[in-house]
Context: one part of a larger RNA
């Protein structure tokens, strides 16, 4: 200059506090360490690893192991010699070609040996090829402090210099956001704004989407004519700036209350991450420098493992029940898929399904909303609570469900009575709950990523305790 301080002031933030709801308890479910294995590929380890890379381990993936094979190779470009066509001055020269197809033995397969048709064969070597090692040679990405208000430079002045100033002072503000002062005067980066997106309203346009008003219609229905008024769709605008009032402050910046107004002081929400730090994460996405392998550390099938299991840990789901369970009954979403594709309906089965199949390349056809609500039964019990295990029997995907997919019926009915010390989220349409769709995908979702129903409590405040700026201060640290 800076780091540090169990130094001082300010000051902010779901950091305390004040609230609601979890975790730690049980049994599942998944990730991780251990441990155990022929192998449990590997990477990721405070915050910032641990439902994380992996948006789908039954083969395949796959990288690991055991067993069987291949060796210019599973992939790539060149060269030789063969051969085929072709020119020819007989020395040569130029094009093309290194297939495809059947067939037998043998084998789990992969190959392997051999024969047939053909002009299409051969030979080795330059090389191929490594998810082999080094993120501590590295490039690209990427977390993280932190969307935290900082993070520098020219010119100028002081300083003998390293550096100072400015960028600090008084105020303000979510901001180094703005005013005012000042040996400073300017300027980049970041900040905000511009972008995208809900919220008002207007205009333009009306099928597939909507139906006030007129006609027809039906059990019923926008169902038809018909019409684009509303609703929505999706394009172009308007709209919000402390613009107005009145108070406070310094006649400033700006706060505090009000008006109008769908929406006020950054309107909600999202994209967007300044100079750097953490020799942070990634040589297994990708790209590369060295270094290593080169009948093997390439490579090809097959099985097997990545699913093991005295323990421990994080992250979920589902409970412990009566704001509840169970049975009938009825209301009302949005996001977003969909042609090897969603599939109405019918009909078979108690059911997962199966058949047969209208419609629909989709604002048109398909994809039930649940919690609500109104009614009955359950009356506080290990229960009509839970629902793990576990037997038998079956559906579907797919060669193939023994290891090791999901469902679905019957039958078993475990731990649990609300969870010590500790410790997480969360300030509103927020937590909570309550269900939808999507990627991935043959098939498998308590994972993740959207949707969109119901819909709260608290914040008096900043003493603490966490992180974090700005200023000053002590230091035998750099």
């Nucleotide at each position: 200059u800076g780091a540090c301080g169990g130094g001082g002031g300010c000051c902010u933030g779901c950091a305390c506090a004040a609230g609601c709801g979890g975790u730690g308890g049980a049994g599942c479910a998944u990730g991780u360490g251990g441990u155990u294995u022929a192998a449990u590929u590997c990477g990721a380890u405070u915050c910032a690893a641990c439902g994380c890379g992996a948006a789908a381990a039954a083969c395949c993936u796959u990288a690991c192991c055991g067993g069987g094979g291949u060796u210019u190779g599973a992939c790539a470009u060149g060269g030789g010699a063969g051969c085929c066509c072709u020119c020819u001055u007989c020395g040569g020269g130029g094009g093309g070609u290194c297939a495809a197809u059947u067939c037998u033995a043998u084998g789990a397969a992969a190959g392997u040996a051999g024969a047939a048709u053909g002009a299409a064969u051969c030979c080795a070597c330059a090389c191929a090829g490594g998810u082999g090692c080094u993120g501590c040679a590295u490039g690209g990405c990427u977390g993280u402090c932190g969307u935290c208000a900082g993070c520098u430079c020219g010119u100028g002045u002081c300083g003998u210099g390293a550096g100072a100033u400015g960028u600090u002072g008084g105020g303000u503000u979510a901001a180094g956001u703005c005013c005012c002062g000042c040996a400073a005067c300017g300027a980049g980066c970041g900040c905000a704004a511009c972008c995208c997106u809900c919220g008002u309203c207007u205009u333009u346009a009306g099928u597939u989407g909507c139906c006030a008003u007129c006609a027809g219609g039906u059990c019923a229905a926008g169902c038809u004519g018909g019409g684009c008024a509303c609703u929505c769709u999706a394009g172009a605008g308007a709209g919000a700036c402390u613009g107005c009032c009145g108070g406070u402050c310094a006649c400033a910046a700006a706060c505090c209350g009000g008006a109008g107004g769908a929406a006020g002081g950054u309107g909600g929400g999202g994209a967007u991450g300044a100079c750097g730090u953490c020799a942070a994460g990634u040589c297994c996405u990708c790209a590369u420098g060295g270094c290593c392998c080169u009948u093997a550390u390439a490579u090809c099938c097959c099985g097997g493992g990545c699913u093991a299991c005295a323990c421990a840990c994080g992250u979920g789901c589902u409970a412990c029940a009566a704001u509840g369970g169970u049975c009938c009954g009825u209301a009302c979403a949005a996001u977003g898929g969909g042609a090897u594709g969603c599939a109405a309906u019918a009909c078979u089965g108690c059911g997962a399904a199966g058949u047969a199949g209208a419609g629909c390349c989709a604002a048109u056809c398909c994809u039930u909303a649940a919690a609500g609500c109104g009614g009955g039964c359950c009356u506080c019990a290990g229960u009509u609570c839970g629902g793990a295990u576990u037997g038998c029997a079956g559906u579907c995907u797919g060669c193939a469900a023994c290891u090791c997919g999901a469902c679905u019926g019957c039958a078993u009915g475990a731990a649990g009575u609300u969870g010590g010390a500790a410790u997480c989220g969360c300030u509103a349409g927020u937590a909570a709950u309550c269900g939808c769709g999507g990627a991935u995908c043959a098939g498998c979702a308590u994972g993740c990523c959207g949707c969109g129903g119901u819909g709260a409590a608290u914040a008096u405040g900043u003493u603490c305790c966490c992180a974090g700026g700005c200023c000053u201060u002590g230091u035998a640290c750099a």

The prediction has a mean pLDDT of 80. Predicted 3D model of a 478-nucleotide part of an RNA (small-subunit ribosomal RNA, 3' major domain) from a metagenome. Rfam family: Bacterial small subunit ribosomal RNA. Its family is annotated with ribosome and structural constituent of ribosome in the Gene Ontology. The RNAcentral record of the full RNA draws on SILVA.